[in-house]
Context: one part of a larger RNA
Order: sequence, then structure tokens, then C1' cells
RNA sequence: UGACGGGGGCCCGCACAAGCAGUGGAUUAUGUGGUUUAAUUCGAAGCAACGCGAAGAACCUUACCAGGGCUUGACAUCCCGACGACCGGCAUAGAGAUAUGUCUUUCUCUUCGGAGACGUUGGAGACAGGUGGUGCAUGGUUGUCGUCAGCUCGUGUCGUGAGAUGUUGGGUUAAGUCCCAUAACGAGCGCAACCCUUGUUGCUAGUUGCUACGCAAGAGCACUCUAGCGAGACUGCCGUUGACAAAACGGAGGAAGGUGGGGACGACGUCAAAUCAUCAUGCCCCUUAUGUCCUGGGCUACACACGUAAUACAAUGGCAUUUAACAGAGGGAAGCAAAGUCGCGAGGCGGAGCAAAUCCCUAAAAGGUGUCUCAGUUCAGAUUGCAGGCUGCAACUCGCCUGCAUGAAGUCGGAAUUGCUAGUAAUCGCGAAGCAGCAUGCCGCGGUGAAUACGUUCCCGGGCC
Repeated sequence: UGACGGGGGCCCGCACAAGCAGUGGAUUAUGUGGUUUAAUUCGAAGCAACGCGAAGAACCUUACCAGGGCUUGACAUCCCGACGACCGGCAUAGAGAUAUGUCUUUCUCUUCGGAGACGUUGGAGACAGGUGGUGCAUGGUUGUCGUCAGCUCGUGUCGUGAGAUGUUGGGUUAAGUCCCAUAACGAGCGCAACCCUUGUUGCUAGUUGCUACGCAAGAGCACUCUAGCGAGACUGCCGUUGACAAAACGGAGGAAGGUGGGGACGACGUCAAAUCAUCAUGCCCCUUAUGUCCUGGGCUACACACGUAAUACAAUGGCAUUUAACAGAGGGAAGCAAAGUCGCGAGGCGGAGCAAAUCCCUAAAAGGUGUCUCAGUUCAGAUUGCAGGCUGCAACUCGCCUGCAUGAAGUCGGAAUUGCUAGUAAUCGCGAAGCAGCAUGCCGCGGUGAAUACGUUCCCGGGCC
């Protein structure tokens, strides 16, 4: 000077408290540990690993294992020789990689001898290649404390010096925010603002959008909406308190009031934090193999343990029916696919329209009525059998979906523990990234829509003295 204290003071945070819904019990999904295995590839490890890398493991992916192959190589540059193609089609052998045969088959210049370009193939070696090791050699990127309010510098002053001061004190703030005081005076990185979005409104512009006119065509741009430019909120105004300050509290006006809501934005640094498997890279290691190609298998195993979710245990409910409405945000050409039609259904046929404010996905779900009458049930749906559908060379290992049958555990969950302060929690559906196919995950979107906060003694984390 820091850090730490079951030292003190002040302050903050869904930290506690007050509430609501959960987790921990059941079944399933998924990740991890462990075990097993020829292999179950690798990484991530308290918070800050565990629906994490993975926005999608049947082959591929794939890095792992078994077997079959290659050795200048699957990929790049250079040298020499041969060929004229390469690509593609067919046949045979093979699990395939591959091998053999066959068909087809270049360009430019030319003195017609040839030369060059390009490509294939053979050879030699320089080299290629490595998801091999080291994240404790590194760059880059990221997590975390923490969107916490801090971290520093120049000059001056003080101190022998390390250092101090400034940055402390009195108030105030979400804030080292601002005011006042002050041997300090200033400044920088952070805070805030500038950016995006949402809430109000004016103007401009109206097609594919809208409709006061109209049956429609048309006409129009008031309204909805779209998308560009503005306005608007600043403690600006009033009152009280305050130190005549900063500011706090109340009020007016206002769509909005004291940072209006949300996002992006993460100081100096900490954890030798994470990543050599995104990428790049030093050093080390392999070089007929730790490289590379292929087939099959594995990553999907299963006495068990943990995390995260989904579905339930029912009457605020299940089922049937009636159908009448009301969203937002997205996606669409190797695509989205309507009407019609076949099928109980998944789905099939069909193919209008649409590179989309035009067409399609697209149907929102929660509502009303009837029934069930508290049961392991008309709850719950695991598991299993049979029959089908779709994608795809291919669903055995190992995909998703449908119908019929089957009908397990489960009657609200011990100790313990999580999230959330408002359009939030809870609940209800919808979309799409990746993707041939595969979602209870992730990322978004809207509908319905609460309860509670006395307070800061205590638990946890943090800031200042």
C1' cells in the first nucleotide's frame, strides 16, 4: 500500500423478508459422472461444467473402433517423360475404395517438321498432411466479479522513503451524479448522453395497404397501416423542505415525469479462468503413418448417481359438440403451395397463385353448451403388439408421424433449494435458424394476465470510510 476479520459506521442488490409459481417424489426427454465396451472420439468441472461447444451423430458429419486399400499422397508449388483430353456412359470383379475392358472426346500458332497452353497419367525428390502434445510458450475470441462505480495521470504540496494528497469531509444521486467545503489545481478511462426499438403527435408519400361514395368497375387517401423527416420530457413551471446550493417531496399540464419501458454498449484489472478441436501460431512429436481413401460398427451401451426440462397426478378439470371471433413476428424457388378430390388419420393425387404489404405456409390457443361426479376414474399417458404413412441409396443396430389395441408409475412430493417487483410471474398458442428427414432444446412473437414489498435485525454478494 493492499487483502482479510464470527471489528465498527454508512449504503446497495429478488440478498433476506412479504408473496406467486416451481425444483427435490413419478414417467419420459436431454446433458454429465460412473460402469461397460473393439470403440463407446474430444473438450467444458463450484458460483462462472452438466438441453454446454452441437443452429439438428442412420451413411456423410466423425475426430473413435474393426477390417480392406494407398504411400509425393485426398489437398498445394516446382522438374522430367508419356498421352490427348477432362468430364461422362456401359460391362465385369469386389462390401466398397478400387481394378480391368469398352464407347465418346481439347485449344492456339505453324515454314506442316513442330512449338506452346491446358488437362490426365507415370517417375524422382524438395515437400505435402496431422481434430497429434503443450491454453502453464502465444495471438485472437469469450466467461466472471459487474452495468458494480470505480481505476488512474500531469503539475504542485507533504513525507528520509515506501507513499500520501487530489479520490477525504458535509449533503445528494442509479452513478467519483452534482453542490459546498478543502494544499490542492486540472485532466483521462469509466457513469450519463449521443445509437436502435417502443409509447403520443404534425408534415410528406399512397401500392400490393385502407374505404366516409359505390353492387361492382371505378374513385379517393379522411381513417387503419406502411416509412421518411420533424415536434415532444428539460426537475422546464408552481408550492414545501434544504445551506441563498445540489437535491428531495407534493402538484399542475401532458400520450408519457423525474434515467418513461426495453436493447446495444462492459473502465483499470482478477481468476497462469476457457479455448492449440473455429481460426492463426512458437516449440516438440508422427512421416508405407499419429497422414489419407473405403465398408461396417460406435458416439444411441446401462446395476446406478446428479443437473436441466417436458408431461401429469385432475372438476379453475377431462371428453364431445357448436362453431362465432380476436394476434404479432417470421419464412418461401432444388421453395411455399391454394381450390378440388381420395383416405378414420398420418398422408396421397392435383396443381391455381407467388421471387411476395399482392400468392402460400396460416389453422391461432385459451371462449359457449352438454356430459362425466371424486374413482387410479371418461384422470394420467409410459410400455408393448399389429397395421400403415413420410424422408432418404439405405430407417436392423438408430428417424419422425398416424390408426386400432394395451393402459405402467403417479393422488402434489423429506432434508434442502430456484426464479420472479408489471404488461413482470404464471398460463396459452404461433413462427423460424440449422435440416433430405428428425425439437419436450434454442432463438423470437404475440393473447390472457396476478399477488406482494412492514422493513434492512439476520443469510449471500458488492461499494465507501
The part of an RNA shown here (small-subunit ribosomal RNA, 3' major domain) has 465 nucleotides and comes from an uncultured bacterium.
Its mean pLDDT, the model's own confidence on a scale to 100, is 81.
Its Rfam family is "Bacterial small subunit ribosomal RNA".
RNAcentral holds the full RNA, with entries from ENA and SILVA.